[in-house]
């Protein structure tokens, strides 16, 4: 320097332009069980004044009524070629 793939909640991961504050899986928190701990079950697990509201998916912008997703450009990982 050319390519080709990624970058999502506290890890890992999925994720048709509207049904997404985002499944699943571990993890932490809570509760039940248990003499105690482990297993098992059950619930929470981005914030708030909480039937709702607000904000986010690497980073700025763009399209669009409407973006995690489609497009630009920037960064970082990876891989492949020279």
């Nucleotide at each position: 320097g050319g390519g080709a793939g990624g970058a999502u909640a506290c890890c890992g991961a999925a994720g048709c332009g509207g049904u997404c504050a985002a499944a699943c899986g571990g993890g932490a928190c809570u509760g039940a069980c248990u003499g105690u701990a482990a297993a098992u079950c059950a619930g929470u697990u981005g914030g708030c004044u909480a039937u709702g509201c607000c904000u986010u998916c690497a980073c700025a912008g763009g399209u669009u009524c409407g973006a995690a997703u489609c497009c630009u450009g920037u960064u970082c990982c990876u891989c492949c070629c020279a």